[in-house]
RNA sequence: GUCCCGGUAGCCAAACGGUAAGGCGACGCACUGCAAAUGCGUUAACAGUGAGUUCAAUUCUCAUCCGGGACU
Repeated sequence: GUCCCGGUAGCCAAACGGUAAGGCGACGCACUGCAAAUGCGUUAACAGUGAGUUCAAUUCUCAUCCGGGACU
């Protein structure tokens, strides 16, 4: 330099045009002699950034930033 993959809650991670699952964590309650474990509930992301297409974008297009990989 060229090409490919990825960037979504504190962390991991799914959906891939119709309005954002799940797990861990955190907080509260139950249980317990106290805890742990377990159960129940609550909590938090407009999606790396900007623009475009569309009635509607996390999803498609363009630019750009960051991380990883392949090739020379």
Notes:
RNAcentral holds the sequence, with entries from ENA. A computed fold for a 72-nucleotide RNA from an Anaerolineae bacterium, annotated as transfer RNA. Model confidence (mean pLDDT): 82 of 100. Lineage of the source: Bacteria > Bacillati > Chloroflexota > Anaerolineae. Rfam family: tRNA. About the family: Transfer RNA (tRNA) molecules are approximately 80 nucleotides in length.